The prediction has a mean pLDDT of 80. A computed fold for a 73-nucleotide RNA from Quinella sp. 1Q5, annotated as transfer RNA. The sequence was found in a public genome assembly. Lineage of the source: Bacteria > Bacillota > Negativicutes > Veillonellales > Quinella.
RNA sequence: GCGGACAUAGCUCAUCUGGUAGAGCGCAACCUUGCCAAGGUUGAGGUAGCGAGUUCGAGCCUCGUUGUCCGCU
Repeated sequence: GCGGACAUAGCUCAUCUGGUAGAGCGCAACCUUGCCAAGGUUGAGGUAGCGAGUUCGAGCCUCGUUGUCCGCU
């Protein structure tokens, strides 16, 4: 220098042809218990690395850019 993959909640990851984002673990409250743990119920938490474009509508398509990883020269 060239090519590719990944970047979504605190963590690990879903979201199959674009229709307005979910799970597990963790966290908080409550129930249960003499207390803890375990179990149960409820809840908070992200507009998807960043910017732009296409579209009525984009996590999902296109372009640029940043970071990490892999390969090639």